[in-house]
RNA sequence: CGAGGGGACCAGGGGAUCGCCGGUGGCGGCUCGACCGUCACGGGAGGAAAGUCCGAGCUCCGCAGGGCAGGGUGCCGGGUAACACCCGGUCGGGGAAACCCGGAGGAAAGCGCAACAGAGAGUAGGGCGCCGCGAUGGGUGAAUCUCGCUCCGCGGUAAGCGUGAAAGGGUGCGGUAAGAGCGCACCGGCGUCGUCGGCAACGGCGGCGGCCAGGCAAACCCCAUCCGGAGCAAGACCGAAUAGAGGAGCGUUUGAGGGCGGCCCGCCCGAUGCUUCCGGGUUGGUUGCUCGAGGUGGCUGGUAACGGUCACCCUAGAUGAAUGAUUCCCGCCUGGACUCGGGGAAACCCGACUCAGGAACAGAACUCGGCUUACGGGCCCCCCGAACC
Numbered sequence: 001c002g003a004g005g006g007g008a009c010c011a012g013g014g015g016a017u018c019g020c021c022g023g024u025g026g027c028g029g030c031u032c033g034a035c036c037g038u039c040a041c042g043g044g045a046g047g048a049a050a051g052u053c054c055g056a057g058c059u060c061c062g063c064a065g066g067g068c069a070g071g072g073u074g075c076c077g078g079g080u081a082a083c084a085c086c087c088g089g090u091c092g093g094g095g096a097a098a099c100c101c102g103g104a105g106g107a108a109a110g111c112g113c114a115a116c117a118g119a120g121a122g123u124a125g126g127g128c129g130c131c132g133c134g135a136u137g138g139g140u141g142a143a144u145c146u147c148g149c150u151c152c153g154c155g156g157u158a159a160g161c162g163u164g165a166a167a168g169g170g171u172g173c174g175g176u177a178a179g180a181g182c183g184c185a186c187c188g189g190c191g192u193c194g195u196c197g198g199c200a201a202c203g204g205c206g207g208c209g210g211c212c213a214g215g216c217a218a219a220c221c222c223c224a225u226c227c228g229g230a231g232c233a234a235g236a237c238c239g240a241a242u243a244g245a246g247g248a249g250c251g252u253u254u255g256a257g258g259g260c261g262g263c264c265c266g267c268c269c270g271a272u273g274c275u276u277c278c279g280g281g282u283u284g285g286u287u288g289c290u291c292g293a294g295g296u297g298g299c300u301g302g303u304a305a306c307g308g309u310c311a312c313c314c315u316a317g318a319u320g321a322a323u324g325a326u327u328c329c330c331g332c333c334u335g336g337a338c339u340c341g342g343g344g345a346a347a348c349c350c351g352a353c354u355c356a357g358g359a360a361c362a363g364a365a366c367u368c369g370g371c372u373u374a375c376g377g378g379c380c381c382c383c384c385g386a387a388c389c
Stems, first nucleotide, its partner, number of pairs: 001385002004382004009377002012330007020044002023041007046361001050372002053370005058231004065265004070227005075089005090104001091102004105222002110220001112216002127161002129157006137151005169187006188212002190209008235287004244278001246277005257269003294313008332358005339352005
């Protein structure tokens, strides 16, 4: 200097003029309240506010329970209010490396899927090839009693070749008619026993066994474990208005109907009652609504996530939806020209001056912990390569 990887941070700053929302206090309109005006002081969008994908706080239903179905998770240990999240590790995969990713229980429980090619794609195979027999198979050559070649038939074989993403462990030796874990040596995988390390997942070492038992479960499924439901448009209160001589069905203790996401059991409530159809009125206001599993800093425990303790702080609550407009200065980024200054051994780098331009993604609506997606800038650390001394 180039290129790559990881981490946390910022999301421009200050002033002037005018404008908006909310809080606290004073004064006035009216003596109180409501309401209005004015003055002073403070506050007013994000790191993702997005997606609505998870988990909760909170509200309502439910006396609560059992089962089926449904859904989530899926290596080990830890964190957390909890989680499908985070941290650390094991194993597997990618990369030259720094690092990154993980769909991580089970394929001899069952049922299934895999185009084409290929003989054959899973208690899966015999196409080419190799070997044996055919004297009573055919043809042919030679020769003398049998032989060679070829076709065909029967039998054996899976070592060699081919197809494919993937084909019955690999190398070698022996053995055989030819071969084959058929046997043996070594290696790999699998199973099992022992030992060492680790809380564990798992790893190292050693012995025995010829056992060699494809892939896909983010296919259905099996196993283990967890899970009431609905949601701030939840819910509570105030005010206002209206149209039912409307329809139908069931029932009154032999229990209609309702309650608990679906179904079953069980339990509870239940009578001028319940369900349902048609039609009408209200679409107003207050609250919920911001003090929180909150923030910041110091110390401390822990590899870390995170925890403990002490001190300080209060940082939006709108409701057709507030935080805006104009302008000045400074800062940041990109590019260019001349000159000057500085660092260095060098390659190179930094700064000053000056001109031109640029500034991303994007607006709370009950709140919080996460994940995912979009995106501008500088800083720190690490890997690799080149050049220079």
Annotation:
A computed fold for a 389-nucleotide RNA from a Myxococcota bacterium, annotated as Bacterial RNase P class A. Its mean pLDDT, the model's own confidence on a scale to 100, is 78. Rfam family: Bacterial RNase P class A. Rfam describes the family as follows. Ribonuclease P (RNase P) is a ubiquitous endoribonuclease, found in archaea, bacteria and eukarya as well as chloroplasts and mitochondria. Rfam classes the family as a ribozyme. It is recorded under the gene name rnpB. The source organism's lineage runs through Bacteria, Pseudomonadati and Myxococcota.